[in-house]
Molecule: transfer RNA
Organism: Candidatus Peregrinibacteria bacterium
């Protein structure tokens, strides 16, 4: 240069057209003597960029840009 894969809250990840969730973490309150667990709440996402498709896109599509891989 060819191919594939992956990119989604601070950390791993779901989610395959109709409200962006789950574990852990991070705040704040309970609980207790305290701590740790254990319970209840909360804030953190312009879903990797730009377009197109569509009544509507994280999802399908085209280019790009980061990473991983394969082959040579």
């Nucleotide at each position: 240069c060819g191919c594939g894969g992956a990119g989604u809250g601070g950390a791993g990840c779901a989610g395959u057209g109709g409200c962006a969730g789950c574990u852990c973490g991070u705040c704040g309150g309970g609980c207790u003597c305290a701590u740790a667990a254990c319970c209840c709440g909360a804030a953190g996402g312009u879903c990797g960029a730009u377009g197109g498709u569509u009544c509507g896109a994280u999802u399908c599509c085209a280019u790009c840009c980061u990473c991983c891989g394969c082959a040579a």